[in-house]
This record gives sequence, C1' cells and structure tokens, in this order.
RNA sequence: CCGUUAUCACGAAAGGCAGAGGGAAUAGACCCGUUGAAGCCUUAGCAACCCUUUAUCUUUAAAGAAGGUGCUAAAUUCUACCAAACCCACGUGCGGAUAGAUAACAC
Repeated sequence: CCGUUAUCACGAAAGGCAGAGGGAAUAGACCCGUUGAAGCCUUAGCAACCCUUUAUCUUUAAAGAAGGUGCUAAAUUCUACCAAACCCACGUGCGGAUAGAUAACAC
C1' cells in the first nucleotide's frame, strides 16, 4: 500500500514547548484559531475493538480495565453520486453507494 469483517448522531482536557495555521484529499459552505492553530511531550480521562472473569454452551449476555491500539470542538462538521416520500414548481431530502477513520484478521 491492498483485501475481509465490524463500528462510526454516545462519551472524554488540563499543563509545558512551539508560533500560524487547522477541520483527510478536490470544490463549495460553515466553523475553530495570537483569549494561541498544526506538531511534539507530560499527566488525566473516555470508550470497550483486541483482552480478562463469570454465565450460556458456540453464540450471546453481564461485569472489569492490568496490558495492545484508538479517541478526548461541531454527525466522519455539512454537501457532492443514486434516491423513497413531500412539493404546481423551485426545492426539502428518509435511505443507500463512494470516499475516509478505527479495530481485528489476512497479505
């Protein structure tokens, strides 16, 4: 880098260094940011994918958090392609696809 499966409207921030950008990419919109962005470090927290225990008895349920990841503005910030339904029309747009993120496995 690519593949399979699952999840993605819940939840959870302080400090230090740093110094102008950031919200994946393209476009548009809308936001965050010198009352300090990205990045790095420390501590804390959230969650429960892997994991642990018990029951079930082979698939679920409950509890847990030592360890491996992950995460801690806004739905994956929203829209883009298809499209139920509504609408005279403009348009709104449930739902799905694509893309992306994370985990486990495989390569």